RNA sequence: GUGAUCUCUGGAAAGCAGGCCGCGCCAUGGUCUCGCCGAAGGUGAAAGUCCGGUAAAUACCGGGCGAAACUCUCAGGCACCGAUGACAGAGGGGGAGGA
Numbered sequence: 001g002u003g004a005u006c007u008c009u010g011g012a013a014a015g016c017a018g019g020c021c022g023c024g025c026c027a028u029g030g031u032c033u034c035g036c037c038g039a040a041g042g043u044g045a046a047a048g049u050c051c052g053g054u055a056a057a058u059a060c061c062g063g064g065c066g067a068a069a070c071u072c073u074c075a076g077g078c079a080c081c082g083a084u085g086a087c088a089g090a091g092g093g094g095g096a097g098g099a
Stems, first nucleotide, its partner, number of pairs: 006091005015034001017033005035078003041074001042072001044070001048065006
């Protein structure tokens, strides 16, 4: 100096959906159905490149490597609050005392 970790700060999206259970009733919660979100995590693979096949070839065929905030929506999440949260910023200087 860089990376990771740690602390603090900022940080979005999408249903006040319906049924059932529960409860004196409501709510919290659980479960099922339909509809949605993408920013925990995860999936896919472009250019390119490597290997093999063919007598040879910049052709053709097959296989490997190959990124994201793109993509898929498995996971997670969908009133407010709360929580999660990719990503971003800061974590400095001086003095005194002690060892």
Background: Glycine riboswitch aptamer from Sphaerisporangium rufum, 99 nucleotides, folded computationally. Rfam family: Glycine riboswitch aptamer. Rfam 15.1 lists 9,425 matches to the family in 5,228 species. The model forms 84% of the base pairs in the Rfam consensus.